[in-house]
RNA sequence: UAAAUAUCAAGAGUCUAGCGAGGGAUACUGGCCCUACGACCUAGCGGCAACCGGGUGGAAACAUCACGGUGCUACUUCCAGCCUGACGUAGUUCAGGAAGAUAUUUU
Numbered sequence: 001u002a003a004a005u006a007u008c009a010a011g012a013g014u015c016u017a018g019c020g021a022g023g024g025a026u027a028c029u030g031g032c033c034c035u036a037c038g039a040c041c042u043a044g045c046g047g048c049a050a051c052c053g054g055g056u057g058g059a060a061a062c063a064u065c066a067c068g069g070u071g072c073u074a075c076u077u078c079c080a081g082c083c084u085g086a087c088g089u090a091g092u093u094c095a096g097g098a099a100g101a102u103a104u105u106u107u
Stems, first nucleotide, its partner, number of pairs: 002106007013045001015044004022034003028081004046073003051069003054065004077099001082097005087091001
């Protein structure tokens, strides 16, 4: 970098320090929000979860612990946009795809 598979309406910070103006993945557009009562980001501590490794139970499926490797810790992946379908002409509708994120495996 690419591919495959799985998951994405649950859960978890009114913490400390640094920084200082933008931020909510991504180029863009519309909306809705967060933010000088300091967001985002970085570090620390705390926490959530249970994908991989590990421990325990089990014949297995699986359950459990949360020790290690990731991840996550406002808002559904914040919502919509593009494609298909359902309802049947109604949409501030529903489902799927695409796109994206994370994990594992392979390359």
Predicted 3D model of a 107-nucleotide RNA (SAM riboswitch aptamer (S box leader)) from Candidatus Saccharimonadota. RNAcentral holds the sequence, with entries from Ribocentre. The model forms 97% of the base pairs in the Rfam consensus. The coordinates come from a structure-prediction model, not an experiment, and the mean pLDDT is 80.